[in-house]
RNA sequence: GCCCUCGUAGCUCAGGGGAUAGAGCACUGGUUUCCUAAACCGGGGGUCGCGCGUUCGAAUCGCGCCGAGGGUAC
Numbered sequence: 001g002c003c004c005u006c007g008u009a010g011c012u013c014a015g016g017g018g019a020u021a022g023a024g025c026a027c028u029g030g031u032u033u034c035c036u037a038a039a040c041c042g043g044g045g046g047u048c049g050c051g052c053g054u055u056c057g058a059a060u061c062g063c064g065c066c067g068a069g070g071g072u073a074c
Base pairs, nucleotide, nucleotide: 001072002071003070004069005068006067007066010025011024012023013022018056027043028042029041030040031039049065050064051063052062053061
């Protein structure tokens, strides 16, 4: 250089054209306890890597760029 996969919450990931974008862990308020932990109930947290395009509608499809991982160079 070329090819493939991936980029969504602090972390690990789901969602692959129409639902207000979700789960677990973490964080945080409460209940409980003498205190802590555990358990239970609640809460906050997202430019869906960036830009442009397609579409009535894009996290999702196309193109370019950036980043990560893998393959390949006889």
Molecule: transfer RNA
Organism: Gemmata sp. SH-PL17